[in-house]
Context: one part of a larger RNA
RNA sequence: CGUAGGAUAUUUGAGAGGAGCUGUCCUUAGUACGAGAGGACCGGGAUGGACUGACCUCUGGUGUACCUGUUGCACUACCAAGUGCAUAGCAGGGUAGCCAAGUCGGGACGGGAUAAACGCUGAAGGCAUCUAAGCGUGAAGCCCCCCUCAAGAUGAGAUAUCCCAUUCGUAAGAAUUAAGACCCCUUGAAGACGACGAGGUUGAUAGGUCAGAGGUGGAAGUGCAGUAAUGCAUGGAGCUGACUGAUACUAAUAGGUCGAGGG
Numbered sequence: 001c002g003u004a005g006g007a008u009a010u011u012u013g014a015g016a017g018g019a020g021c022u023g024u025c026c027u028u029a030g031u032a033c034g035a036g037a038g039g040a041c042c043g044g045g046a047u048g049g050a051c052u053g054a055c056c057u058c059u060g061g062u063g064u065a066c067c068u069g070u071u072g073c074a075c076u077a078c079c080a081a082g083u084g085c086a087u088a089g090c091a092g093g094g095u096a097g098c099c100a101a102g103u104c105g106g107g108a109c110g111g112g113a114u115a116a117a118c119g120c121u122g123a124a125g126g127c128a129u130c131u132a133a134g135c136g137u138g139a140a141g142c143c144c145c146c147c148u149c150a151a152g153a154u155g156a157g158a159u160a161u162c163c164c165a166u167u168c169g170u171a172a173g174a175a176u177u178a179a180g181a182c183c184c185c186u187u188g189a190a191g192a193c194g195a196c197g198a199g200g201u202u203g204a205u206a207g208g209u210c211a212g213a214g215g216u217g218g219a220a221g222u223g224c225a226g227u228a229a230u231g232c233a234u235g236g237a238g239c240u241g242a243c244u245g246a247u248a249c250u251a252a253u254a255g256g257u258c259g260a261g262g263g
Stems, first nucleotide, its partner, number of pairs: 001152001005163007015149004021049007033038001051106005059100004066093005071086006110144003117137004164262001166175003180258004184200005205251003208247005214240003221234005
């Protein structure tokens, strides 16, 4: 820009893409078959491999604004307690998120038309013949079924709902608006930026605060024991990023722009 008014939702599916794999074991059954050796079809069940989708409850990895221990130097006058630098100084753990080595799932069933092949009926050609007319069975393959996208499918589809036919102008057209949308702002398990989602005081959108979860692992101060190093008690203590809930304390204020009048 188009989809013969302007919008908001929900959709149909022309078409396109994806997937399509397979082993072993048990059973049927030591049955059919076979002199024996051996040893099934058909059918039922279990469990794997590779590939692939999603997820983070579990097992773990990472986790540079979480916790703890500890070395050297410097600083806070000193002690104690801390801070900075040294690869994150080094070391031990670790929430969320992300992830696999972890967890769950998938390629199932079924339908249609067929290939090779196997048939029925059947002439030409009194017989015979699956074929010439006609009718069947038949594959991991083809078309559906399963998953995803999809009306710029210009062949531009459908349904529901909302807004209404204002003002100026002879007309062309212009203007202010409606429903609605955007700018702007708070932001997100969304994201390069646009976009998408949640929200903007009639508010829990983010931060803060409070309470909790989870993590770390027993704070400082004081007291007690010990010459001291240190230990014990107060006390599952103190601290705590992303997680959960609550709460308008802070910030989403105020405002602006676009947007139909219907061949």

A computed fold for a 263-nucleotide part of an RNA from Eubacterium sp., annotated as large-subunit ribosomal RNA, domain VI. The full RNA is in RNAcentral, with records from ENA. Its Rfam family is "Bacterial large subunit ribosomal RNA". Rfam links the family to the GO terms structural constituent of ribosome and ribosome.